[in-house]
């Protein structure tokens, strides 16, 4: 410099274009307990910026950004 992937809760993944973005885990609160841990209930937390398509976008499309990778 060409070109391909990749971006979603604090981490690891879900989501035929369509119901309140969903799980484990991790935290917070209670419960159990002599206290803890483990269990068990409840909670809080996210779509990388921007424009575009469409009744409707996490999903299409451009472009910008961070990361990874062929090739020169």
């Nucleotide at each position: 410099g060409u070109c391909c992937c990749u971006g979603u809760a604090g981490c690891u993944u879900a989501a035929c274009g369509g119901a309140c973005a969903a799980a484990g885990u991790a935290c917070u609160g209670g419960g159990c307990u002599u206290c803890g841990a483990a269990c068990c209930c409840a909670g809080u937390g996210a779509u990388g910026g921007g424009g575009g398509u469409u009744c409707g976008a996490u999903u299409c499309c451009c472009u910008c950004c961070a990361g990874g990778g062929a090739c020169a």

Transfer RNA from a bacterium, 72 nucleotides, folded computationally.
Its Rfam family is "tRNA". Rfam classes the family as a transfer RNA. About the family: Transfer RNA (tRNA) molecules are approximately 80 nucleotides in length.
Model confidence (mean pLDDT): 81 of 100.